């Protein structure tokens, strides 16, 4: 130096290929409540991400495009 892949709640993950509707779902983990004599289980509810950033198409982007930044692999 060239190619690919990967960035969404605290963590882990679904959605990106095929743009659109509901709060961008779930799960654990957290907070409250009920349940238990306490705790653990369990059962109800709450909070919690503008999608890594900059920009572009486009009525409308997490999803198309370009470009940075960061981890990662592969070829030299």
């Nucleotide at each position: 130096g060239g190619c690919c892949c990967c960035a969404u709640c605290g963590u882990c993950u679904a959605g990106c290929c095929u743009g659109g509707u509901u709060u961008a779902g779930g799960a654990c983990a957290u907070u409250u409540g009920g349940u238990u004599u306490u705790c653990a289980u369990c059962c109800a509810a709450a909070a919690g991400a503008u999608c890594a950033c900059c920009g572009g198409u486009u009525c409308a982007a997490a999803u198309c495009c370009g470009g940075u930044u960061g981890g990662g692999g592969c070829c030299g």